A computed fold for a 385-nucleotide RNA from a Pyrinomonadaceae bacterium, annotated as Bacterial RNase P class A. Taxonomically the source falls in Pyrinomonadaceae (Bacteria, Pseudomonadati, Blastocatellia, Blastocatellales). The sequence is in RNAcentral, with records from ENA. Its Rfam family is "Bacterial RNase P class A". Gene Ontology terms of the family: dimeric ribonuclease P complex, tRNA processing and ribonuclease P activity. A source record names the gene rnpB.
Formats: sequence, C1' cells, structure tokens
RNA sequence: GGAGCAGAUCAGGCAAUCGCCUGUCUUUACGACAGGAGGAAAGUCCGAACACCAUAGGGCAACGAGCCGGAUAACAUCCGGGCGGGCGUGAAAACGCGUGACGACAAGUGCAACAGAGAACAGACCAGCUUCGCGAGAGGUGAUGGGUGAAACGGUGAGGUAAGAGCUCACCGGCGUGUGUGGUAACACAUGCGGCCAGGUAAACUCCUCGUGGUGCAAGACCAAAUAGGGAAACGCGUAUCGGGCUGCCCGUCCGAGCGUCGGUCGCUGGGCCGACAGCGUUUCCGGGUAGGUCGCUCGAGCUGGCCGGUAACGGUCAGCCUAGAUGAAUGAUUGCCGCCGCAUUUAUGCGGUACAGAACUCGGCUUACAGAUCUGCUCCGAUC
Repeated sequence: GGAGCAGAUCAGGCAAUCGCCUGUCUUUACGACAGGAGGAAAGUCCGAACACCAUAGGGCAACGAGCCGGAUAACAUCCGGGCGGGCGUGAAAACGCGUGACGACAAGUGCAACAGAGAACAGACCAGCUUCGCGAGAGGUGAUGGGUGAAACGGUGAGGUAAGAGCUCACCGGCGUGUGUGGUAACACAUGCGGCCAGGUAAACUCCUCGUGGUGCAAGACCAAAUAGGGAAACGCGUAUCGGGCUGCCCGUCCGAGCGUCGGUCGCUGGGCCGACAGCGUUUCCGGGUAGGUCGCUCGAGCUGGCCGGUAACGGUCAGCCUAGAUGAAUGAUUGCCGCCGCAUUUAUGCGGUACAGAACUCGGCUUACAGAUCUGCUCCGAUC
C1' cells in the first nucleotide's frame, strides 16, 4: 500500500416565512414561551411488566425447550467454554476466523429417488480362487481386483481352510465399559477389559428430562346526556268516547264503530250504583347500558458520564438529566446558503439526486430493510528498512 472479515458511531447542517400537536403562563386570543419520531418507530417472531377472565389436587393430550457454566425480571436472548464439521495460513504441530435447535437411532417402529447383482442381521454382474466332472456344466467363497452409487457391512500381517471369511490371534482404528489424573461442568488425556465392529435419518413416529391456563391497552377503571326501555312512590282517570256527513266556525243533529275483568247490591228485558284489579296519564326518584368525556399514558427493569468488581455478558455506586403522548390521529410546506454524490462543460458554474423508513400501553431481545461517511481490531498478500 492492497484485499477480506468482524465490530462501533453518524443517519445531512444553518437561517427565514407560513402552518400543525402537546405542555406552561397570562392581559383569555389572529397571544407568549418551551418541547415535538427511529436505528430500525417495521415484521408482530420470542420473553416480560401490567390488566381482566378462569382456576381444589393429580394425570393424559397438545405445544415448546434440550452440550456445559454464567448473565438477566425473563427469554427460543446474550457472554465464556466444550465438541463437531467448514474456510484461511502452514511441511506439520498449531494458530486465526466464522458456524451448528448440539439429549437418545447401541429401546422399539418406519423411510431412502436414480443407478446397481445387492441398500441392512445384504448381495454375486464381470474377473479371480477352489471342489466335482472327460467335457458342457454344477456347487462353494465374498477374502482380492473391477463396475454402480451420496452411502456397499473396519485396516495390516499371520494362523486356519479345498478355497475363504474376526473364523482365530497380534498390532492399529472405532464403539461400549471400568479405573486414574486435570477441570465447577461439558469434556480432555492415560490405561485395563469386551471381537462388540453396531451405516444414515428423530425440524420421521417415538423414548427421556424440564416447562407451559386464556385474552391483550379495542386490556381495564371512573364520570355520564338526549331518546327508548326497566323498577318504585304519589296524584288523577278508571267507561267514556272516536271517525265521517250537513255547516265558513261553534252549538246541534244524522250515520257507523266501540263501550275490559272480577265481586257485591238493586234489578232482572236493555241497564243503573258501589268497590277492587288490570290499564292509561302526569310528576318525582332509583338503577343498567349507549353517545361523549377522564384515567390507564409515559419517571422508567429510564438516559448520560465517572469510578469500582468481573475475561465477558453484566452488576454495584456517585453525580447530572427529563427526552412526543396524538385518538381520524401533530411531527409539515416553501425559499436561500453550505455539505455529499452523479452528469455536462467555458474549471467555475449549471442541471439532477441525497438511503431504508414514520410513534400509538411500556420494556428486553431476535429478524428483516437501508444511500453514504468515519473510526477500531484481526487475518492474508506485496514492497522497503
């Protein structure tokens, strides 16, 4: 100097004018002052706080978590470590980077395209070895070489055998298991034993351990109008009228409809009187819900800085700070100057662009989107000293 990876910060700046939302104040209106989006406000995927509803105890089902230790209010998050596989450098050892839902397939069941003879206590296609047979051919073997496939049932040597095979033995490798050492642990290392040689797959059924009630601020709490409806009390009516015609209107008259229930009494053909109930009307009161309003609502697992503890996540302590709270929903528009990027040319101007995106109960995470700028660390390559 270059390339790559990882992490952090910022997310155009200033001014003027006209507006919008919230708060405070006052002289209460064309008022003043102060404040007014994000790193993701997004997806609504996890975990909480809070609220209401449900809820004896236990089990099943369903769903979820699943190497170890730590952090945290909690977590499927974060930090550190272990193991596995990947990449880079290196002869190697090793180092660095990033990554994995990482319990169990050696409890049981299932599944595996195509190719291939054969795909799970397998199999014989070509060659080979070997036995029988004059031969054609038939049988044995699965060690050796080939072929197929993502994957073909440990390796080397010796014994053994007709030829062979962990069939047997020695060593190596793997697995299981016992012991020792180190480590909080996962695990690592050393060593003994067992021919045990056991393929893959559990975001396949399943098994093991642990966890989980539901709904979300449109949760929910309070105040509370008109109208309608519900309840109570008091008073009145409680059998009378209503509609149409004649007429300018009233009175009057004619026609039609209607004249509740029960009891007593008079009467007994209509009907009259009294009481009660139902019903109707007026007034007052009570309670529920709606419209509307208030709260929940932003001082909180808060933010910034210093110091201390810790490898770190994080915790402790001290000081300072208050930083949107709308409810059809404000946070905007225009202009000027400067910055950055691109294009053009007369090299100084002109034109165009300036990301992703926009709060709605609040936090902790994850995921996704994102123009550009700056800084830090690590690895590799090249050059020089």